[in-house]
Molecule: small-subunit ribosomal RNA
Organism: uncultured archaeon
RNA sequence: UCCCGUUGAUCCUGCGGGAGAUGGCUGCUAGUGGGAUUCGAUUAAGCCAUGCAAGUCAGAUAGCAAUAUCGGCGGAAUGCUCAGUAACACGUCGGUAACGUGCCCUAUGGUCAGGGAUAAUCUCGGGAAACUGAGUGUAACACCUGGUGGGAGAACAAGACUGGAAUGUCUGUUCUCCGAAACUCGUGCCAUAGGAUCGGCCGGCGGCGGAUUAGGCUGUUGGUGGGGUAACGGCCCACCAAACCAAAGAUCCGUACGGGCCAUGAGAGUGGUAGCCCGGAGAGGGACACUGAGAUACUGGUCCCAGCCCUACGGGGUGCAGCAGGCGCGAAACCUCCACAAUGCACGAAAGUGUGAUGGGGGAAUCCCACGUGCUCAUGUUUUACAUGGGCUUUUGUUGAAUUUAGGGAGUUCGGCGAAUAAGGGGUGGGCAAGACCGGUGCCAGCCGCCGCGGUAACCCCGGCGCCCCGAGUGGCCAUCGCGAUUAUUGGGCCUAAAGCGUCCGUAGCCUGUUCGGCAAAUCUCUUGUGAAAUCGUUGCGCUUAACGUGACGGCGCGCAGGAAACACUACCGAACUCGGGACCGGGAGGGGUUAGAGGUAUGUCGUGGGGACUGGUAAAAUGGGAUAAUCCACGAUAGACCACCGAUGGCGAAGGCAUCUAACCAGAACGGGUCCGACGGUGAGGGACGAAAGCCAGGGGAGCAAACCGGAUUAGAUACCCGAGUAGUCCUGGCCGUAAACGCUGUGAGCUAGGUGUCGCCUAUCCCAUGAGGAUGGGCGGUGUCGAAAUGAAGAUGCUAAGCUCACCGCCUGGGAAGUACGGUCGCAAGACUGAAACUUUAAGGAAUUGGCGGGGGCGCACACAAGGGGUGCGGCGUGCGGUUUAAUCCAACUCAACGCGGAGAAUCUUACUAGGAGCGACGGCAGGAUGAAGGCCAGGCUGAAGACCUUGCCCGACGAGCCGAGAGGUAGUGCAUGGCCGUCGCCAGCUCGUGCUGUAAAGUGUCCAGUUAAGUCUGGUAACGAGCGAGACCUGUACCCACAGUUGCUAACAGCGCUUGCGGACUGAGCACACUGUGGGGACUGCUUUCGUAAGGAAGAGGAAGGUGCAGGCAACGGUAGGUCUGUAUGCUCCGAAUCUCCUAGGCUACACGCGCGCAACAAUGGUAAGGACAAUGGGCUGCGACCCCGAAAGGGGAAGCCAAUCCUCAAAACCUUAUCGUAGUCCGGAUCGAGGCUUGCAACUCAGCCUCGUGACGUCGGAAUCCCUAGUAAUCCACUUUCACCAUAUGUGGGUGAAUAUGUCCCUGCGCCUUGCACACACCGCCCGUCAAACCAACCGAGCAGGGUCUCGGUAAAGCACCGCUUCUUGGCGUUGCUGAAUCGAGGCUCAGUGAGGUGGGUUAAGUCGUCACAAGGUCACCGUAGGGGAACCUGCGGUGGGAUCACCUCC
Repeated sequence: UCCCGUUGAUCCUGCGGGAGAUGGCUGCUAGUGGGAUUCGAUUAAGCCAUGCAAGUCAGAUAGCAAUAUCGGCGGAAUGCUCAGUAACACGUCGGUAACGUGCCCUAUGGUCAGGGAUAAUCUCGGGAAACUGAGUGUAACACCUGGUGGGAGAACAAGACUGGAAUGUCUGUUCUCCGAAACUCGUGCCAUAGGAUCGGCCGGCGGCGGAUUAGGCUGUUGGUGGGGUAACGGCCCACCAAACCAAAGAUCCGUACGGGCCAUGAGAGUGGUAGCCCGGAGAGGGACACUGAGAUACUGGUCCCAGCCCUACGGGGUGCAGCAGGCGCGAAACCUCCACAAUGCACGAAAGUGUGAUGGGGGAAUCCCACGUGCUCAUGUUUUACAUGGGCUUUUGUUGAAUUUAGGGAGUUCGGCGAAUAAGGGGUGGGCAAGACCGGUGCCAGCCGCCGCGGUAACCCCGGCGCCCCGAGUGGCCAUCGCGAUUAUUGGGCCUAAAGCGUCCGUAGCCUGUUCGGCAAAUCUCUUGUGAAAUCGUUGCGCUUAACGUGACGGCGCGCAGGAAACACUACCGAACUCGGGACCGGGAGGGGUUAGAGGUAUGUCGUGGGGACUGGUAAAAUGGGAUAAUCCACGAUAGACCACCGAUGGCGAAGGCAUCUAACCAGAACGGGUCCGACGGUGAGGGACGAAAGCCAGGGGAGCAAACCGGAUUAGAUACCCGAGUAGUCCUGGCCGUAAACGCUGUGAGCUAGGUGUCGCCUAUCCCAUGAGGAUGGGCGGUGUCGAAAUGAAGAUGCUAAGCUCACCGCCUGGGAAGUACGGUCGCAAGACUGAAACUUUAAGGAAUUGGCGGGGGCGCACACAAGGGGUGCGGCGUGCGGUUUAAUCCAACUCAACGCGGAGAAUCUUACUAGGAGCGACGGCAGGAUGAAGGCCAGGCUGAAGACCUUGCCCGACGAGCCGAGAGGUAGUGCAUGGCCGUCGCCAGCUCGUGCUGUAAAGUGUCCAGUUAAGUCUGGUAACGAGCGAGACCUGUACCCACAGUUGCUAACAGCGCUUGCGGACUGAGCACACUGUGGGGACUGCUUUCGUAAGGAAGAGGAAGGUGCAGGCAACGGUAGGUCUGUAUGCUCCGAAUCUCCUAGGCUACACGCGCGCAACAAUGGUAAGGACAAUGGGCUGCGACCCCGAAAGGGGAAGCCAAUCCUCAAAACCUUAUCGUAGUCCGGAUCGAGGCUUGCAACUCAGCCUCGUGACGUCGGAAUCCCUAGUAAUCCACUUUCACCAUAUGUGGGUGAAUAUGUCCCUGCGCCUUGCACACACCGCCCGUCAAACCAACCGAGCAGGGUCUCGGUAAAGCACCGCUUCUUGGCGUUGCUGAAUCGAGGCUCAGUGAGGUGGGUUAAGUCGUCACAAGGUCACCGUAGGGGAACCUGCGGUGGGAUCACCUCC
């Protein structure tokens, strides 16, 4: 003095935890010494075997003595314990004029005469024993009688003394009672007085919890008179009176010995108080007396009860909360030790005796203190350390002697030996000091005070190593204080976090204006006494130091009591004042209240008339009403409820609340006056009154509305929302209830502290005036709003109407839940209200604000998003991909957009990863084996689909060596959730950030916002911002126009040649580079120009132009998100396989087929098919290649073969199109699937399973449901061509050209995107969060017919024992009995209370993945919530009243 934990982040509130100290228990570990007021307190004041813990003595008797008995003193002390006790028990200060006191001290006086017993002893008896009876017999400092002195008590009489006050003391008379130990000394004893000590009794004050205990008490309170006591007293008794205590807490209940002190804390406090000291109480539970100075007596007695023991059953004994010790209980606590040497106590003259008091020792990691476990040099190593070697020291250890002690132990002194005998515990993710080490484990095992770790790379588990902290200790558990300003006196709060009573009146209490005087209670100062010691502080001294002990001083005990003095404030007494308050007067304002009367429109119903088919209702409907005439219109009547407009952030009221008009009665406030009273005031525990709606009781009333109920819809369902009906109720009178989000979520009163601007009432000044209770402006007072300085606040916000500053009084709060529940009490007819817990559970619950995301919130803008159009898909056939199924295998990946002609740019083998079968392979190291031949090769046979792969037999060759252990190569094995790289997608988006400054406690904000504008965060203007970066744009490529240059392999308009061709024309050669083309370099477009709108940016229209506003089409394309895809392209961490998950071979599969889906192709025909003829491209590709041309074949194709390594040659035929002919709306001359037959090509190989050709066959299909896709111009549509892959195989992909439209100049409705704003209980971010019933398990409670107990109180019965009186009695300090009183114990009944148990019932809490719904959070899809009432599986729904802690839009008003 803080730190961690609620959040994505922040600031608060608040609790939980950590770090400190202390007391017990406990784990691991442990060397020594000293000190201590440590050691069965906590639970069982439970029970105890055994031994010991109180004796002693020149009194007496007996005895040699030990000893026994009588007698005296002491056994009321010491020691133990804390059950009871809330009390004069304790503490402190007093009183005793109401008392006692053995032993001790002081003073004075006295101490005479006599007598009878008895214990022991001895003899006899009873009894099991304990014990007891009879006889004999003796003494005393034992006992008895008398006397003297003296004393005590009573009565009478008068004085004296002390004192505050005689009831006290002294003196006189009468009556009653009482004493001694020897001759001397000494010790005793007696009397009186005093002291000391120790007590008894009384009083003031002080110190615990509960009101879910509010009334208690009958000897109770007092008096008179008695009794009793040492003594006062209802202490006890008789009579009389009816008091006494209590909200300042009586009584009752619970708990508890009190204090000095102890722990903790800065202190105030809080908690404790066993041990030491003082006081009290107790001795198994309870009662009683005796003795005595003292007891109602721990180791004395009697009685009852419970327990135990002995017994011969007749009767007896016993009390460790003394020291040891035992059992039990428990987490929890030692030896059945030594000594009276010291200190003290009892007795004694003394010596002395006794003493489990005490002094000592032993045991215990109980606490405190001190010390040690080595030091050093050299070498080496992995260098703050360790190892080896050498040296030093001896606290400690071991050993010897002396000293010390009651004795021993310890200590001290002097020697010997020898670094020897001596280190652990906890931690290592954060808090919190110390590992980003290794291995194991894999949401397992486990850790964790709290937060949190663990699901295959764990800094958190377990082990190893290293490190950190403390150290003879160190951790854990429980408890107390501190931390905690989380009980706040010091020192907190209550608008929204927990917290202001619904409002007012008022009792007690608390507080209280100005002035003067008095008093001195309080207060302050001084002083006296007391406040034990120990403890505490300071400073000395003594143990080697310290702990410890001790001296002095101080402090503490915050106190109490006495005396003196002061008088400002407070109290009290007296006198006065007027500002607070009240009364009064005046004219105004008002939905203030109560009662009565009057009125108005609407609605319903009824009547009459008109009218004649629908009406009503909704998003749409239906139920409902209507030919018995509705709805609708008109008139009239009637009923009940209500009171539009005015109307308002307006008015009034304490609050609830109050609204047509009039009257009566009642009350309050403001303003003005300044007449009266003279502090009369404020608040307010209890208490009382009022108190919306709903609800209840009784009686009325009932038009409309409307819980419940009944229908109709909606829906998966709909106990709801919507619709039709409809009862309580809503209304009135009388009574009850007493609650609301009864809210300004803000108690009442008083004072102080900037302003601006509305509005209401009264007063006032000026002006206007229509002269009106007129209007305007300003000022004052009072009310009611709003903005706002200072200040406050966690912030939102509040801000003279405070949530600011100061004061008085009241109420309330102390983490969330359980719970406003249970129990109890009070009230109520009931519903229920008020008061109001705990067990248990949980680490958060919560407030305000921030950034995002989201909304069935809002605004603005955009996109083939919709709309306007064009064409498709979805039907059927086929191709292809996916799923499913099947299979030995049908390898795998990808699953909304963003998987599905995708990886795969093309699976017969290969590919190939899959299946079946066969075979092969280990760099390097080590070990078996190996010249008695390893590995390898080969003929034949067998095996096999095949094979020197293997087997048999044999041959060749000649050094290695896969049989074993490691380690490798390889792996399309796993992990895309370990990764790189690459890619998809948001995104044909316009955003994403930074620096500095500023704002805010902070997260953050500002900039990036607003108004315009743009395709654009594009630009302009405004602005606490000013600038900047990445994106956009610019840039790059292609294309469209022009120019220049270039001219082969390109081109041919003009020119020449060739004269090939009948001619038009074409071909060829030259020549040329105009055109085309190709390539290079330039130009061109910039809102530049005009008009118009606009401040500008820019927009609209137009001109010119090949092109117009980004010309068109591409490339490039931010910060990031998506744990998106890919480990099967390659790379790569980790894991795994490793003679098989590696490599090769053969065959099969990836091509299966009931079925579902995606993408395509060809179609269903006449804008067409078929046949014949005819025309026009561009881009590409080409040597294992493209292949002209010729021949053969009907064709596919075959046989030859020029050219071309390409602007040269080939591919090359373009097709749609045009012309002509035919078909004539048919399953066709449409359409081509399927199947059959015959051929061709590629390739080892076309069966599974290729392509092509010819002939034949000729299926389905006649334009496609719901739904859905693409497209805005050279686009869609349509037509061919080329390319990639490629031995062969496109309906795929990419590219090229040909023909070539329609519609839109709008919008945000659907889908989405961007910005701003708003709400949020979301942040894994709406695929979010989250509520309740039901089902399951566990836990603690509550109710419960009862059952069985404990404690305590009251009453009654029986009654031991005791006391008093009386009587009787073998003589006796005895026994028995009657009566009366007290009365333990026990029995019975009842009250209160505590815990146990209980069939069953009830709600609550907790528990990864149960069921039903969707309640709440966004306008949460019917806004939410409060009170109340009814209803419902459930969250909930509905009615009535209330609140905003409700979103959105519009309007009004205010600022």